[in-house]
RNA sequence: CAAGUAAACCGGGUGACCGCCCCUUCCACGGAAGGGGAGGAAAGUCCGAGCUCCGCCGGGCAGGAUGCUGGGUAACACCCAGGAGGGGCAACCCUACGGAAAGUGCCACAGAAACAUACCGCCCCGAUGAUGAAUCGGGGUAAGGGUGAAAUGGUGAGGUAAGAGCUCACCAGCGGCCGGGUGACCGGCCGGUUGGGCAAACCCCAUCCGGAGCAAGACCGAAUAGAGGGAAAAGGGACGCCCGGCCCUUCCCCGGGUUGGUCGCUUGACCCUUCCGGCAACGGAAGGGCUAGAUAGAUGGUCGCCGUCCCGAUUAUAUCGGGAUACAGAACUCGGCUUACAGGUUUACUUGGCUC
Numbered sequence: 001c002a003a004g005u006a007a008a009c010c011g012g013g014u015g016a017c018c019g020c021c022c023c024u025u026c027c028a029c030g031g032a033a034g035g036g037g038a039g040g041a042a043a044g045u046c047c048g049a050g051c052u053c054c055g056c057c058g059g060g061c062a063g064g065a066u067g068c069u070g071g072g073u074a075a076c077a078c079c080c081a082g083g084a085g086g087g088g089c090a091a092c093c094c095u096a097c098g099g100a101a102a103g104u105g106c107c108a109c110a111g112a113a114a115c116a117u118a119c120c121g122c123c124c125c126g127a128u129g130a131u132g133a134a135u136c137g138g139g140g141u142a143a144g145g146g147u148g149a150a151a152u153g154g155u156g157a158g159g160u161a162a163g164a165g166c167u168c169a170c171c172a173g174c175g176g177c178c179g180g181g182u183g184a185c186c187g188g189c190c191g192g193u194u195g196g197g198c199a200a201a202c203c204c205c206a207u208c209c210g211g212a213g214c215a216a217g218a219c220c221g222a223a224u225a226g227a228g229g230g231a232a233a234a235g236g237g238a239c240g241c242c243c244g245g246c247c248c249u250u251c252c253c254c255g256g257g258u259u260g261g262u263c264g265c266u267u268g269a270c271c272c273u274u275c276c277g278g279c280a281a282c283g284g285a286a287g288g289g290c291u292a293g294a295u296a297g298a299u300g301g302u303c304g305c306c307g308u309c310c311c312g313a314u315u316a317u318a319u320c321g322g323g324a325u326a327c328a329g330a331a332c333u334c335g336g337c338u339u340a341c342a343g344g345u346u347u348a349c350u351u352g353g354c355u356c
Stems, first nucleotide, its partner, number of pairs: 001352010012306007020037008039327001043338002046336005051213004063209005068082005083097001084095004098204002103202002105198003119145002121141008153171006174191007217263004226254001228253004234249004270289008307325007
């Protein structure tokens, strides 16, 4: 210098004018002054929690989720560290990575056969024939050809009529033992030579799992319904009259909960710095900080200057002109994941080339 790999971060600045939401203070109650006001994803609402209300003796079934090991965490399907397998020259990256001799099911097309299979070929025997060739019949064979994503371990040697784990060596795989490791797993020795794949098909195994969600929910409370209580009083009703009781009107209380209002609401598993423990995720200690809270929903608009990038003019630094400046927009709050993103910065590492 070129090509890459892995992370972390920024993602416009400033001034003027006109506006919006919240808080505090002040007064002449309508304003004034001061302060604060989006993000790395506020997004998708896909996981996991806090919080709230409802439900709940215990156990099982059904259903759902997770699925190599160890750790982190409030918890997780997240994160960290590792194992195994796969990809890359490498830095590094990817993995839904339990079980296929518990059972059921499926394996397109092609192919004879994708669960017991002989299409071609090879070999042996018999017949015809001429001890050959050829044809027919019976048998053996998965070594060769062909089909396929996949054909029942691979390579080599021996062996055989031809072949075959039939036998042997190495490798892979299986079982046992020993050693290392918390473990996934790794290494060694011995044995017997072994019947494909799919569980993101049903299923089996292990672990975990109540429901609804801030329009949750709590409180205050105009109005309406009340077959709730009261009235020393007053009026009315049925009765020929009176008393008591009952009913109605009126008044008071209670109850109720609509319009509305208050809370929930932003101090929180929060943020920053330093130190300590840990490979790390993370945990602990000390010090410091306060950082939007609306309820039809604010965080905006216009203009100027300066940045950044691209194109053109120009021999050229400069200068001038034009264009672009992303994705997006909090409504209970956190931890994650995923997705979108103009342009730019930094760090560590790998491979190749050149120079000293």